This is a predicted structure of a 72-nucleotide RNA (transfer RNA) from a Candidatus Micrarchaeota archaeon.
The sequence was found in a public genome assembly.
The coordinates come from a structure-prediction model, not an experiment, and the mean pLDDT is 82.
It matches the Rfam family "tRNA". Rfam describes the family as follows. Transfer RNA (tRNA) molecules are approximately 80 nucleotides in length. Rfam classes the family as a transfer RNA.

[in-house]
């Protein structure tokens, strides 16, 4: 330099055109003599950045940035 995969909640990852979810974690409550486990609920996201297509983009296209793999 070229090819390819990838970037979504604190962490690990789903979601692939119609106002974004799970598990773990955090917080609150229940329960217990108390703690943990358990049960119920809540908070937490400019979906890496910019542009384009579209009535509408996390999703499609282009560029840039970061990470993984491959080739020379």
């Nucleotide at each position: 330099g070229c090819c390819u995969c990838u970037g979504u909640a604190g962490c690990u990852c789903a979601g692939u055109g119609g106002u974004a979810g799970a598990g773990c974690g955090u917080c609150u409550g229940c329960a217990u003599g108390g703690u943990a486990a358990g049960c119920a609920g809540a908070a937490g996201g400019u979906c890496g950045c910019g542009a384009g297509u579209u009535c509408g983009a996390u999703c499609c296209u282009c560029g840039c940035c970061g990470g993984g793999g491959g080739c020379u």